[in-house]
RNA sequence: AGGCGGGGCCGGCGCGCUCGCGGCCCGUGAAGUCCGCCAGGACCGGAAGGUAGCAACGGUAAGCGGAUACCGGAGGUGUUGCCGUAACCCCGCUUUUU
Numbered sequence: 001a002g003g004c005g006g007g008g009c010c011g012g013c014g015c016g017c018u019c020g021c022g023g024c025c026c027g028u029g030a031a032g033u034c035c036g037c038c039a040g041g042a043c044c045g046g047a048a049g050g051u052a053g054c055a056a057c058g059g060u061a062a063g064c065g066g067a068u069a070c071c072g073g074a075g076g077u078g079u080u081g082c083c084g085u086a087a088c089c090c091c092g093c094u095u096u097u098u
Stems, first nucleotide, its partner, number of pairs: 001095008010084004015078001017075003021072003025066004034059003042051003
């Protein structure tokens, strides 16, 4: 100086952990505004009946609150497992030269 092997570092994947951050789920939620159904009243009609439609009622959206089994996301670490590993570091073996 070269070669080989192992380890470290590094990268990827997996597992576990943390965070409720998003979804799913539960509750609430239009008291200016959405949808349904629309008593009363209104309008049209001779009537039968029809039209629009307020309140109530029902529903849903954003928002708010909750939960964390599941799915996803983020984080760092652990770790173990697997895979890779150009360069760099460490160890061992070996070859060659002086």